Small-subunit ribosomal RNA, central domain from a Candidatus Acidiferrales bacterium, 350 nucleotides, folded computationally. The RNAcentral record of the full RNA draws on ENA. The coordinates come from a structure-prediction model, not an experiment, and the mean pLDDT is 84.
Context: one part of a larger RNA
RNA sequence: CUGGGCGUAAAGGGUCCGUAGGCGGUGCGGUAAGCCCGUGGUGAAAUCUCUCGGCUUAACUGAGAGGCGGCCAUGGGAACUGCCGUGCUCGAGUGCAGGAGAGGUGAGUGGAAUUCCCGGUGUAGCGGUGAAAUGCGUAGAUAUCGGGAGGAACAUCUGUGGCGAAGGCGGCUCACUGGACUGCAACUGACGCUGAGGGACGAAAGCUAGGGGAGCAAACAGGAUUAGAUACCCUGGUAGUCCUAGCCUUAAACGAUGUGCACUUGGUGUUGGGGGUAUCGACCCCUCCAGUGCCGAAGCUAACGCAUUAAGUGCACCGCCUGGGGAGUACGGUCGCAAGGCUGAAACUC
Numbered sequence: 001c002u003g004g005g006c007g008u009a010a011a012g013g014g015u016c017c018g019u020a021g022g023c024g025g026u027g028c029g030g031u032a033a034g035c036c037c038g039u040g041g042u043g044a045a046a047u048c049u050c051u052c053g054g055c056u057u058a059a060c061u062g063a064g065a066g067g068c069g070g071c072c073a074u075g076g077g078a079a080c081u082g083c084c085g086u087g088c089u090c091g092a093g094u095g096c097a098g099g100a101g102a103g104g105u106g107a108g109u110g111g112a113a114u115u116c117c118c119g120g121u122g123u124a125g126c127g128g129u130g131a132a133a134u135g136c137g138u139a140g141a142u143a144u145c146g147g148g149a150g151g152a153a154c155a156u157c158u159g160u161g162g163c164g165a166a167g168g169c170g171g172c173u174c175a176c177u178g179g180a181c182u183g184c185a186a187c188u189g190a191c192g193c194u195g196a197g198g199g200a201c202g203a204a205a206g207c208u209a210g211g212g213g214a215g216c217a218a219a220c221a222g223g224a225u226u227a228g229a230u231a232c233c234c235u236g237g238u239a240g241u242c243c244u245a246g247c248c249u250u251a252a253a254c255g256a257u258g259u260g261c262a263c264u265u266g267g268u269g270u271u272g273g274g275g276g277u278a279u280c281g282a283c284c285c286c287u288c289c290a291g292u293g294c295c296g297a298a299g300c301u302a303a304c305g306c307a308u309u310a311a312g313u314g315c316a317c318c319g320c321c322u323g324g325g326g327a328g329u330a331c332g333g334u335c336g337c338a339a340g341g342c343u344g345a346a347a348c349u350c
Stems, first nucleotide, its partner, number of pairs: 003322004007304002012318001014201004021194003025088007033081002036077002039073004048066005054060001091191001092188003095184004103177007110154001115149007125136002162169002206247006215241002220236004258317006266295011299306002323350003332343004
């Protein structure tokens, strides 16, 4: 340097942005660095291969040929790649006109419900379970009516519906703000793709400080169950769950499927746009984009299955795997307040 792989067998980085690097549309002109083909010179001898000769052979010696893809030339030619120059518009982006959306941040606000407090009515139970008990209640509970406080979550709408790079996002209103999509083709003119390091984001739990605390609820306590019951069930209940600021950086972070581009029979839903048809109706039909589902052709696959949202056919770039255990451990490094994270072996053993 080289192989085969990564949905489920080992293996896609949690996600995006982006540095170096790798790769890169189309026309013309130049250059000749890479690459390729001729040409000329060189490439000592010996060795090596082939042939011939010699001693009866061999080793050996002699002769001839080959081989060497190496160096030189500022020699010749040419497609492709590179480089330089100049264009192009289909890639990419900008502009203009639109509609859709739980995309993000901040502020405000609404009703239902639970709990608690106050008052009225009212009386002996309530609650809970498989059955019970702990618990609550004559100091008046549960139930019911009125008033008040406070916190958290937003029923119906709700939909293999929508938005977001992922994590994720759901009452309503306002302000600020990101992205995608459609139409028109006015503008720029390859400005692109990927991306080692790096940066940012990143559920829940956890941590620091200060608030908040209704419900729920690790730990904990009690009651049951049981042979026991450090559980499942019940009654309570603290961290936490919520807010602000800052850490942590993990996950079955899953589509267990990296990103981008191109190509490859179809059918049927649905979401957002556009165009056409039309007896303008919340329809219906045809069609073009962008998303999101189901079923299936070829093809692929060990099978299951995937199948224009590919796991098909190709290209570019990155990440990762290489028998099980030991082990995501030890050691070292690095990050963290800590918990721990990232990187990551070996002996031994089967």